[in-house]
Context: one part of a larger RNA
RNA sequence: GAACGAACGCUGGCGGCAGGCCUAACACAUGCAAGUCGAACGCCCCGCAAGGGGAGUGGCAGACGGGUGAGUAACGCGUGGGAAUAUCCCCCUUGGUACGGAAUAACUCGGGGAAACUCGAGCUAAUACCGUAUGAUCCGGUAACGGCAAAGAUUUAUCGCCGAGGGAAUAGCCCGCGUUGGAUUAGCUAGUUGGUGAGGUAAUGGCUCACCAAGGCUACGAUCCAUAGCUGGUCUGAGAGGAUGAUCAGCCACACUGGGACUGAGACACGGCCCAGACUCCUACGGGAGGCAGCAGUGGGGAAUCUUGGACAAUGGGCGCAAGCCUGAUCCAGCCAUGCCGCGUGAGUGAUGAAGGCCUUAGGGUUGUAAAGCUCUUUCGCCCACGACGAUGAUGACGGUAGUGGGAGAAGAAGCCCCGGCUAACUUCGUGCCAGCAGCCGCGGUAAUACGAAGGGGGCUAGCGUUGUUC
Numbered sequence: 001g002a003a004c005g006a007a008c009g010c011u012g013g014c015g016g017c018a019g020g021c022c023u024a025a026c027a028c029a030u031g032c033a034a035g036u037c038g039a040a041c042g043c044c045c046c047g048c049a050a051g052g053g054g055a056g057u058g059g060c061a062g063a064c065g066g067g068u069g070a071g072u073a074a075c076g077c078g079u080g081g082g083a084a085u086a087u088c089c090c091c092c093u094u095g096g097u098a099c100g101g102a103a104u105a106a107c108u109c110g111g112g113g114a115a116a117c118u119c120g121a122g123c124u125a126a127u128a129c130c131g132u133a134u135g136a137u138c139c140g141g142u143a144a145c146g147g148c149a150a151a152g153a154u155u156u157a158u159c160g161c162c163g164a165g166g167g168a169a170u171a172g173c174c175c176g177c178g179u180u181g182g183a184u185u186a187g188c189u190a191g192u193u194g195g196u197g198a199g200g201u202a203a204u205g206g207c208u209c210a211c212c213a214a215g216g217c218u219a220c221g222a223u224c225c226a227u228a229g230c231u232g233g234u235c236u237g238a239g240a241g242g243a244u245g246a247u248c249a250g251c252c253a254c255a256c257u258g259g260g261a262c263u264g265a266g267a268c269a270c271g272g273c274c275c276a277g278a279c280u281c282c283u284a285c286g287g288g289a290g291g292c293a294g295c296a297g298u299g300g301g302g303a304a305u306c307u308u309g310g311a312c313a314a315u316g317g318g319c320g321c322a323a324g325c326c327u328g329a330u331c332c333a334g335c336c337a338u339g340c341c342g343c344g345u346g347a348g349u350g351a352u353g354a355a356g357g358c359c360u361u362a363g364g365g366u367u368g369u370a371a372a373g374c375u376c377u378u379u380c381g382c383c384c385a386c387g388a389c390g391a392u393g394a395u396g397a398c399g400g401u402a403g404u405g406g407g408a409g410a411a412g413a414a415g416c417c418c419c420g421g422c423u424a425a426c427u428u429c430g431u432g433c434c435a436g437c438a439g440c441c442g443c444g445g446u447a448a449u450a451c452g453a454a455g456g457g458g459g460c461u462a463g464c465g466u467u468g469u470u471c
Stems, first nucleotide, its partner, number of pairs: 001471004006467005013343006019336002021301001026299003030296003035060003040057002043054004067254003076179007085171003090167008098132004107122006138147003152159002180226003187217003192214008229251004233244004256277005279290004307333001309332003315329001316327004346376004356367004380412001382407005390398001415460005420441003426455005436443002
């Protein structure tokens, strides 16, 4: 000098754009944040009907989106390759969609419980479940042969369902190279290293197991300890480099702590399930309920970080044929000078250089064209009126916003730091090694340009200084 997710002190007019718990991955009141489909199905309620509503079975979605950085020094990430894989939805091609069956929720009746909830009996439907058939292709097999499917709905336009092949886009796996510090950590390792066989997986593989062999890593730093999410980037710097990883974007990991699987194309699943633990809450003491590192918000910690707002109008997502419903994603608004950028706080004229202040060698000098006065202007703000784009036809939260026209009136709008040298800017008074200043050198003990005040001056300016951190 530059920079900052900053904080603190003094001060503070407006707008645009951005940013806003860096600390306790501390604990959380309350509300909302994931539903949807009656064009799969039976039933109940309202209604004359049309139609509307409700819980349930069933389907799809809840693996996305959103948050956080605890863990992780690792194929986690970055980059470049690879072969032994899977794929809901979407696109293309091709072939099918036949015949039957038994249940069950809802409902009704009865029972248990304080509650959460739950048990028994009976009835019923389906795109729920099961059987049979067929099966080009597909799978196993040298072959013969064996094995595997389906679901219907409707307003008659369609929307679906099943098998196979291909695509797209994702995801899983493997490898080369790169990826912090410590040797006051020198040895580490028994599923350990390899083989054979088996199991398991979508798939390779000690991934797991049985048997066999005795290997494998390490001074080019193994192991251990500490620290840390990684990257695109960001800051600085002429560059090389150094530091860093907020916001935005990609990947990873996590979801009270630890473990586990279920369902599913996909999870070992933030707002799903089970077990254990800590904590909080309810209880009739038998037993139950919960998980903000979603958006707001509360307590706590802290130098420090916002509203318990509006809307689905746009973009996107889920479901649905659709109408539409849901969406704290998102779009907006609110708060904060936190930052960057822009604008204003007036312009011209005005000398007897007024008054006042300060200094003075008492002549004067300076504040100073500064003020007043005169002549103007009206940005921003204020008042009145009109009023968008964003929305191809409808639909606008923002918003009566941006903007446009008119009006009044210099009117409502300047501070902060510094003035010994470094370093731009000097005098007087007070104080008297006191009170104090200070980044370094150093000032102050009676003439202090260094302390405090005043006048004057310098710098920056809606900011200015200080502190912290990085280069």
The part of an RNA shown here (small-subunit ribosomal RNA, 5' domain) has 471 nucleotides and comes from an uncultured bacterium.
It matches the Rfam family "Bacterial small subunit ribosomal RNA". Gene Ontology terms of the family: ribosome and structural constituent of ribosome.